[in-house]
Molecule: c-di-GMP-I-GGC riboswitch aptamer
Organism: Candidatus Moduliflexus flocculans
RNA sequence: UGCGAUAAAGCCAAACUCAUUGCGAAGUGAGGACGGAAAGCCACGGGUCUUGCGAUCAAGAUAGCCGGGUUGCCUGGA
Numbered sequence: 001u002g003c004g005a006u007a008a009a010g011c012c013a014a015a016c017u018c019a020u021u022g023c024g025a026a027g028u029g030a031g032g033a034c035g036g037a038a039a040g041c042c043a044c045g046g047g048u049c050u051u052g053c054g055a056u057c058a059a060g061a062u063a064g065c066c067g068g069g070u071u072g073c074c075u076g077g078a
Stems, first nucleotide, its partner, number of pairs: 004074001011036002016031006034064001040070003044067003047062006
């Protein structure tokens, strides 16, 4: 610097439920595990979604949609 096993110890936590915030997409907390080797972080590009609007357009959401950027843990072998 890269890789990730029929390994070990750990980590995160989908849907759904309850509470709560928001016009909303959705967020947060608790429960719960579908899954994940970055399912850590970033809205830069694309996609999808929401709101305003007659349209353009604007403002948002989504990082567990894809790409990209960035920072890391563990260990047998190389």